[in-house]
The RNA shown here (Bacterial RNase P class A) has 381 nucleotides and comes from a Polyangiales bacterium. It matches the Rfam family "Bacterial RNase P class A". The family's RNA type in Rfam is ribozyme. From the family's description: Ribonuclease P (RNase P) is a ubiquitous endoribonuclease, found in archaea, bacteria and eukarya as well as chloroplasts and mitochondria. NCBI's taxonomy places the organism under Bacteria, Pseudomonadati, Myxococcota, Polyangia, Polyangiales.

RNA sequence: GGAGCGGUCCAGGUGGUCGCCGGCUCAUUAGAGCGGGAGGAAAGUCCGAGCUCCAAAGGACAGAAUGCCAGUCAACGGCUGGUGGGGGUGACCCCAAGGAAAGUGCCGCAGAGAGUAGACCGCCGGGCUGCGCGUGAAAGCGCGCCGAACGGUAAGGGUGAAAGGGUGAGGUAAGAGCUCACCGGGUCGGCGGUAACGUCGAUCGCAUGGCAAACCCCAUUCGGAGCAAGACGAAAUAGGGAGGCGUUCGAGGGCGGUCCGCCCGAGCCUCCGGGUAGCGUCGCUCGAGGUGCGAGGCGACUCGCAUCCUAGAUGAAUGAUCGCCGCUCGCGUUCCGGUGACGGACGCGAGAACAGGACUCGGCUUACGGUCCCUCCGACC
Numbered sequence: 001g002g003a004g005c006g007g008u009c010c011a012g013g014u015g016g017u018c019g020c021c022g023g024c025u026c027a028u029u030a031g032a033g034c035g036g037g038a039g040g041a042a043a044g045u046c047c048g049a050g051c052u053c054c055a056a057a058g059g060a061c062a063g064a065a066u067g068c069c070a071g072u073c074a075a076c077g078g079c080u081g082g083u084g085g086g087g088g089u090g091a092c093c094c095c096a097a098g099g100a101a102a103g104u105g106c107c108g109c110a111g112a113g114a115g116u117a118g119a120c121c122g123c124c125g126g127g128c129u130g131c132g133c134g135u136g137a138a139a140g141c142g143c144g145c146c147g148a149a150c151g152g153u154a155a156g157g158g159u160g161a162a163a164g165g166g167u168g169a170g171g172u173a174a175g176a177g178c179u180c181a182c183c184g185g186g187u188c189g190g191c192g193g194u195a196a197c198g199u200c201g202a203u204c205g206c207a208u209g210g211c212a213a214a215c216c217c218c219a220u221u222c223g224g225a226g227c228a229a230g231a232c233g234a235a236a237u238a239g240g241g242a243g244g245c246g247u248u249c250g251a252g253g254g255c256g257g258u259c260c261g262c263c264c265g266a267g268c269c270u271c272c273g274g275g276u277a278g279c280g281u282c283g284c285u286c287g288a289g290g291u292g293c294g295a296g297g298c299g300a301c302u303c304g305c306a307u308c309c310u311a312g313a314u315g316a317a318u319g320a321u322c323g324c325c326g327c328u329c330g331c332g333u334u335c336c337g338g339u340g341a342c343g344g345a346c347g348c349g350a351g352a353a354c355a356g357g358a359c360u361c362g363g364c365u366u367a368c369g370g371u372c373c374c375u376c377c378g379a380c381c
Base pairs, nucleotide, nucleotide: 001377002376003375004374006373007372009370010369012325013324014323015322016321017320018319020037021036023034024033025032026031039354043365044364046363047362048361049360050359051226052225053224054223058260059259060258061257063222064221065220066219067218068082069081070080071079072078083097084095085094086093087092098217099216103215104214105211106210107209120157121156122153123152124151125150130145131144132143133142134141135140165183166182167181168180169179170178184206185204186203187202188201189200190199191198192197230282231281232280233279240272241271242270243269244268245267252264253263254262289308290307291306292305293304294303295302296301327351328350329349330348331347332346334345335344336343337342
């Protein structure tokens, strides 16, 4: 200098002038004083909760979510650590990671055969028929060549995304776990680990391809709706019309679906039609809160002590301008340090991204500027 991985930190400070929102104190009038006024993602609305309401919230089915082990947390599908597998030279990253002998299903085409799945080419044996040569008077005999039927084979080739464990040696007519060595796999046992699992030994030639992000099986978990929740107040009215069901033999209601159970219950349900409201106050910010120090833990986190209060708007506030300082980058025939690569000071110039709460919090995902640490490559000293 280039290329990259993951993470930390920051996201400017300060003074003046004018302007905006809210709090406290004083003052009553339109004022004065003192404090405060966005984010690491406020975005997405993907998860989890606190909180509110449904009087309480039982059982079963269906449905949904999660899916290696342990820990953490209020909880989570989050996070931390680990195990197994995969990718990268590496820093590091990824995994929808339980079960394929409970069952069903799919693997097109090609290919002999795609899972109680095979013989196309080839290799070996075999030699009818036929041909050639030799011998012989002939019949025949001998040798050789092409090769049918028939039999053996699954090592080699082909097809395919995938082909009946892999490599090597022996063996065989040719081959094959047929035999052996090593690897892989099953079973049993020892050791280590909380565990997932690892490692070692013995034994068995050893049927069990892939897909469950196919249906399914197994384990665990799950009331619903949501601050536009909800509470109070204000305002207004026509209970007018029609239909249906019912009054303890129970209409209707109890807000994820169905059934059972339980509870309330004398008036309900549906349709047509009319009026009011879209307003005010609360909810609304003290929290699973922030910061500092100490202790425990590999870590996520936990505990203790101290300290702090940091928007609460409601068509929706926090802005504009001037100056100085800071940060980053570039340039400089200036100065200083250094053997040098270079560094520091000074001067001048330029730049600063993504982006605005609305009940609150813990996460995840996405957007994005700068610094520092880390990995690889190259050049220079």